Record summary
This is a predicted structure of a 365-nucleotide RNA (Bacterial RNase P class A) from an Aquificota bacterium. It was read from a public genome assembly, where an Rfam model found it. The prediction has a mean pLDDT of 76. Rfam family: Bacterial RNase P class A. Its family is annotated with tRNA processing, ribonuclease P activity and dimeric ribonuclease P complex in the Gene Ontology. The family's RNA type in Rfam is ribozyme. The organism belongs to Aquificota, within Bacteria. The model forms 93% of the base pairs in the Rfam consensus.
[in-house]
């Protein structure tokens, strides 16, 4: 000093003016007074998880049903911190992802492929048979007859080389059948350990070394999950449990519109009183009379519930719900965004900025 990493804190100050919510307080008070103190956040947010609190419901116990699942401290509980193992990203500093059990049981596993879970013969590769070819090597016959011997001569006798035919061995090709092979190709996300060597007809953990990986025992480090080392063994056992399933632990419901207290009108309930054509009581009217009307009616009293109010509710604490606007000044115009019973997480918005520690590269001493 330029790229990154990690944790972690600030989120506009400072004056002024005026407003609006709680409480207190004051008088030249009972008001549309006036001073005072106090008045949102790291996320108040989503409402995701846990708990306080309040009401039902509840002897115990099992069945279905749901949640949680490495380990170790913390913690009421969710979680949170540090660890394991395994698997992805980066040069690194780091970051991220899963986490009982697939050798108890079912079930599944697309396309592609011959075969997809006690596998499979599509191509390859090898054996047997059987048809059909060709190469080469003997062996028999069969045709020519260069030449070559014997003879005066006719002629006689021998005779390679070619060419085709026959049989035998042996290599060799090609089809077919019926077998063995899982070493190779080919297909797939996955094809029943890898890699060398013997061994084989050809090929296999068939054998043998080494390795990965399992099982079982023993030592050694850790609280512990789990890590290390040797010894043995059968030579291998797939995935998926966010299918069902099996193990282990845990689990009553409903929410502050909870819940509880005070309590009008109306209407219904109880109990008592009146009246019921000889008329309680209503309407009309200042009053009487009279007139309409009138009997499942009227009155009073009590309980329960409903509107309406307090209390659960807070050192912000309302019930229609304040916590704001303006101006000046600083470097700019501050991001997300605004409490509703309360508390601890998780999550996710967030303009700019600040501190710590760390990795890499390059410069300089």
């Nucleotide at each position: 000093g330029u790229a990154g990493c990690u944790c972690u804190c600030u989120g506009g100050u400072a004056g002024g003016u005026u407003g609006c919510a709680a409480g207190a307080g004051a008088c030249u008070a009972g008001g549309u007074u006036c001073u005072c103190u106090u008045g949102a956040g790291g996320a108040a947010a989503g409402u995701c998880c846990g708990g306080a609190c309040u009401c039902c419901a509840a002897a115990g116990g099992g069945c279905a049903g749901g949640g949680a699942g490495c380990u170790g401290u913390c913690g009421a509980a969710a979680g949170a911190c540090a660890g394991g193992u395994g698997g992805g990203g980066g040069a690194a500093a780091c970051c991220u992802c899963a986490c009982g059990g697939a050798a108890a049981g079912g079930a599944c596993c697309a396309c592609a492929g011959a075969g997809a879970a006690c596998a499979g013969a599509c191509c390859g590769c090898c054996g047997u048979u059987u048809u059909u070819g060709g190469a080469u090597a003997c062996a028999g016959a069969c045709c020519u007859a260069a030449g070559g011997u014997a003879g005066a001569g006719a002629u006689a006798c021998c005779a390679a080389g070619u060419g085709a035919c026959u049989g035998u061995a042996u290599c060799u090709g090609a089809a077919a059948a019926c077998g063995g092979u899982a070493a190779g190709g080919g297909u797939g996300a996955a094809a029943c350990g890898g890699u060398a060597g013997g061994g084989u007809a050809a090929g296999a953990g068939c054998c043998u070394a080494c390795c990965a990986g399992c099982a079982u025992a023993a030592c050694c480090g850790g609280u512990g999950a789990c890590g290390g080392u040797u010894a043995u063994g059968g030579c291998u056992a797939g995935g998926u449990a966010a299918c069902c399933c099996c193990c282990u632990c845990c689990c009553g419901g409903a929410g502050c519109a909870a819940u509880c207290c005070c309590a009008a009108a109306u209407a219904g309930g109880a109990a008592g009183g009146c009246g019921c054509u000889u008329g309680a009581g209503g309407g009309u009217u200042g009053c009487c009379c009279g007139c309409c009307u009138g009997a499942u009616g009227c009155c009073u009293u009590c309980g329960g519930g409903u509107a309406g109010g307090g209390a659960g509710c807070u050192a912000a604490g309302a019930u229609a719900a304040a916590u704001g606007a303006c101006c000046u000044a600083c470097u700019u115009c501050a991001a997300c965004a605004g409490a509703a019973u309360c508390c601890g997480g998780c999550u996710u918005a967030u303009a700019a900025g600040g501190g710590a520690g760390c990795u890499a590269c390059g410069g300089c001493a």